[in-house]
Molecule: transfer RNA
Organism: Candidatus Microgenomates bacterium
RNA sequence: GGGCGGUUAGCUCAGUUGGUAGAGCGUUCGCUUGACGUGCGAAAGGUUCACAGGUUCGAGCCCUGUACCGCCCA
Numbered sequence: 001g002g003g004c005g006g007u008u009a010g011c012u013c014a015g016u017u018g019g020u021a022g023a024g025c026g027u028u029c030g031c032u033u034g035a036c037g038u039g040c041g042a043a044a045g046g047u048u049c050a051c052a053g054g055u056u057c058g059a060g061c062c063c064u065g066u067a068c069c070g071c072c073c074a
Base pairs, nucleotide, nucleotide: 001073002072003071004070005069006068007067010025011024012023013022019057027043028042029041030040031039050066051065052064053063054062
């Protein structure tokens, strides 16, 4: 230098057909316990999806560029 994949909640990841973003774990609260844990229930948590621009009535999703991480080729 070229190619491919990835970047979404504190962590691990889903979101496959473009229609107002979710799960598990963790955290907090309640019930349960003498207490802790386990179990059950609920809640909070994303200036909205790496950044910038474009297409569209509408973008996490499509297009272009940039950044970072990983793999391969030279």